[in-house]
Context: one part of a larger RNA
């Protein structure tokens, strides 16, 4: 010097991204115990206060009451919670990246749509033939949302799926006719040219689908812009006026989203780009890609505060391992 322990004056987070480690706390027993709440919680809340031994009495005993004794110390060691507020997210126990990620990702119970009438869809197989299922729509099988409370608004123009069938399009065959080729015949020759075989063209008849008509958004998805306008001023219930399928409603909002931006005001601090509240000018919120709330619960993530500390100011000593010198 390095691992590892222990203990420290006075301060107590001033340390750092961040109290990371580390210190407190810590077992039983009695007392007490907020907000809030789904009435189950929350709670071991918080905060207190005892604990050893000897007699005596009461007591079956657990053990209870007094009275003494001893030590810095009585849960004498060792095992053996730090606590409170506060917002975010995700209700909850669970999964998960064997081998840098444990989470707000996954699941979850709930809730919605779709498909399936059974030799079911729907999955695996070439097929037989299996799984769904020895199930039967209160049942399987997709998707999408995720406890629970309160809700889930316009918009079917585009794209998906569903339905419909008059018309329009429209293959494969099919198919009237029409050209060519080849030659029997005709003709003096140029030619013409049946049947048959052949190459083509092709009116017309061809379905499903596309168009079309309609339904449909917890189906992919979408939810406007100018100008004006109230008797200070400013603002704009209102008018005007373009466009659109429709122009974003409840909620929430500088947010896990806010560029500008350390946005203004409060409030915590002496001093707060971060944190709580509120405004609302949403560069670019929003309703099951759910919105907005929530007791509970989390090795989740931010703020804050008590208590504790070698995180620190600012290092000290000391035990063990090492490294290193000597032998």
């Nucleotide at each position: 010097c390095u691992c590892u322990c222990g203990u420290g004056a006075a301060g107590g987070a001033a340390c750092u991204c961040g109290g990371c480690a580390a210190a407190u706390u810590g077992a039983c027993c009695c007392c007490g115990u907020a907000a809030c709440u789904u009435c189950g919680g929350g709670a071991u809340a918080a905060g207190g206060g005892g604990u050893g031994c000897u007699c005596a009495c009461c007591g079956c005993a657990a053990g209870g009451u007094g009275a003494g004794c001893c030590g810095c110390a009585g849960a004498g060691a060792a095992u053996c919670g730090g606590c409170u507020c506060u917002a975010g997210c995700g209700a909850c126990u669970g999964u998960u990246u064997a081998u840098c990620a444990a989470a707000a990702a996954c699941a979850c119970a709930g809730g919605a749509c779709g498909c399936u009438g059974c030799g079911a869809a729907u999955u695996c197989g070439c097929a037989a033939g299996a799984a769904g299922a020895u199930g039967u729509a209160u049942a399987g099988c997709g998707u999408c949302u995720g406890a629970c409370g309160c809700c889930u608004g316009c918009u079917c123009g585009g794209u998906g799926u569903c339905g419909g069938u008059a018309g329009g399009u429209u293959a494969a065959g099919g198919a009237a006719g029409c050209c060519g080729g080849u030659c029997a015949g005709c003709g003096a020759a140029a030619g013409c040219a049946a049947a048959g075989c052949u190459g083509g063209c092709g009116a017309c008849c061809g379905a499903a689908g596309c168009c079309c008509c309609g339904a449909u958004a917890a189906a992919c998805g979408g939810c406007g812009g100018c100008c004006g306008u109230a008797a200070c001023u400013a603002u704009g219930a209102c008018g005007g006026u373009c466009c659109u399928a429709a122009g974003g409603u409840a909620g929430c909002g500088a947010a896990a989203u806010u560029c500008c931006u350390u946005g203004u005001c409060g409030g915590g601090u002496a001093a707060g780009u971060u944190c709580c509240g509120a405004c609302c000018u949403g560069c670019a919120u929003g309703a099951a890609u759910g919105g907005c709330g929530u007791a509970a619960c989390g090795a989740c993530u931010g703020g804050a505060g008590c208590a504790c500390u070698g995180u620190c100011u600012c290092c000290a000593c000391g035990g063990g391992a090492g490294a290193c010198c000597c032998g």